Notes: A computed fold for an 83-nucleotide RNA from Desulfovibrionaceae bacterium UBA6814, annotated as ZMP/ZTP riboswitch aptamer (pfl RNA motif). It matches the Rfam family "ZMP/ZTP riboswitch aptamer (pfl RNA motif)". Gene Ontology terms of the family: one-carbon metabolic process and regulation of purine nucleotide biosynthetic process. NCBI's taxonomy places the organism under Bacteria, Thermodesulfobacteriota, Desulfovibrionia, Desulfovibrionales, Desulfovibrionaceae. The sequence was found by an Rfam model in a public genome assembly.
RNA sequence: UUCGCUGCUGGCGACUGGCGAGACGGGGAGCACACCCCAAGGAAGCCCGCAGCGUUUCAGCGCCGCUCGCCUGGGCCGCAUCC
Numbered sequence: 001u002u003c004g005c006u007g008c009u010g011g012c013g014a015c016u017g018g019c020g021a022g023a024c025g026g027g028g029a030g031c032a033c034a035c036c037c038c039a040a041g042g043a044a045g046c047c048c049g050c051a052g053c054g055u056u057u058c059a060g061c062g063c064c065g066c067u068c069g070c071c072u073g074g075g076c077c078g079c080a081u082c083c
Stems, first nucleotide, its partner, number of pairs: 003054006010047003015042002017071006025038004062076003
C1' cells in the first nucleotide's frame, strides 16, 4: 500500500404478500394468479468517505417486512460448481 473486521456520517436500496386473532389503513381482484394501485412504517444489504483494530484472536453455525398462528413468494450475505 492492498485487503479483512468493527463502528459512524452520507447515498442507494431489493423485499415489504394471503387468511384468522390482537392492533391502526384505503380502493380493486382472488381461494391461490396469496396479487395490482395509493398511503404510512419497516428494512437486510450494497457503495463513497472517516476512525479503530488486524495473525492475535475474532466471527459464524445465516439475515430482511407490527405481534401470534397457518401459509405463499421473494431479496440479500457466505460457501461450492458450471457457463